[in-house]
RNA sequence: UCUUUAUCCAGAGUGGCUGAGGGACAGGCCCGUCGAAGCCACGGCAACCACGCGAUAUCCAACGGUCGCGCUGCGGUGCCAAUUCCUGCUCCAAAGUCCGGCUGAAGC
Numbered sequence: 001u002c003u004u005u006a007u008c009c010a011g012a013g014u015g016g017c018u019g020a021g022g023g024a025c026a027g028g029c030c031c032g033u034c035g036a037a038g039c040c041a042c043g044g045c046a047a048c049c050a051c052g053c054g055a056u057a058u059c060c061a062a063c064g065g066u067c068g069c070g071c072u073g074c075g076g077u078g079c080c081a082a083u084u085c086c087u088g089c090u091c092c093a094a095a096g097u098c099c100g101g102c103u104g105a106a107g108c
Stems, first nucleotide, its partner, number of pairs: 013042005021031003025088004043080004048076002052071003057066003089107002092104002
């Protein structure tokens, strides 16, 4: 970089420095001097990757290998307000037709 598959309603803070913004963007709606974002120290959540272990199946003469599963939580990574905060694109939603809105659902 390309391709394939899967998940996204759960979970996770203390202190120091600093001083007004932040939640990608737009529209909302929220968080913020009872201290935002950022930086630092230590900490945590998760189980995506790797390592290790286990059993099943399968391949091999054997050593071992492979698929998926479970466990572990040392390493890597991501994360530690709100459903990825909501919506945005497609599409569906009684009755004969047209239009619009709200609301709800499905998909991408």

A computed fold for a 108-nucleotide RNA from an Acidobacteriota bacterium, annotated as SAM riboswitch aptamer (S box leader). The model forms 100% of the base pairs in the Rfam consensus. It matches the Rfam family "SAM riboswitch aptamer (S box leader)". From the family's description: The SAM riboswitch is found upstream of a number of genes which code for proteins involved in methionine or cysteine biosynthesis in Gram-positive bacteria.